Glycine riboswitch aptamer from an Actinomycetota bacterium, 93 nucleotides, folded computationally.
Rfam family: Glycine riboswitch aptamer. The family has 44 seed sequences and 9,425 matches in Rfam 15.1.
Its mean pLDDT, the model's own confidence on a scale to 100, is 82.
The sequence was found by an Rfam model in a public genome assembly.
RNA sequence: UUGAUUCAGUUUAGGAGAGAGCGCACAGCCAGUGCGCCGCCGAAGGGGCAAUGCUCCCCAGAACCUCUCAGGCAAAUGGACUAAGCGAAUCGG
Repeated sequence: UUGAUUCAGUUUAGGAGAGAGCGCACAGCCAGUGCGCCGCCGAAGGGGCAAUGCUCCCCAGAACCUCUCAGGCAAAUGGACUAAGCGAAUCGG
């Protein structure tokens, strides 16, 4: 100086799904909050597992798959992931 990879990193942009559900209370109304009830979603997080590895028991073992504990079901917020930058580390030229 440059390339690649990595990060519970960081900035910006994009980013789906599903009832503005019903009842009671607070609230002037809507929305909202708390409690109860019914119906749904999967892309925060979390749980589960295949091939395979192993001393072939145990154990390890991925996800956007699956479970829906949690979270969510107008907008907002959040949001896996994607792209471009910035920072740091590692490896190579």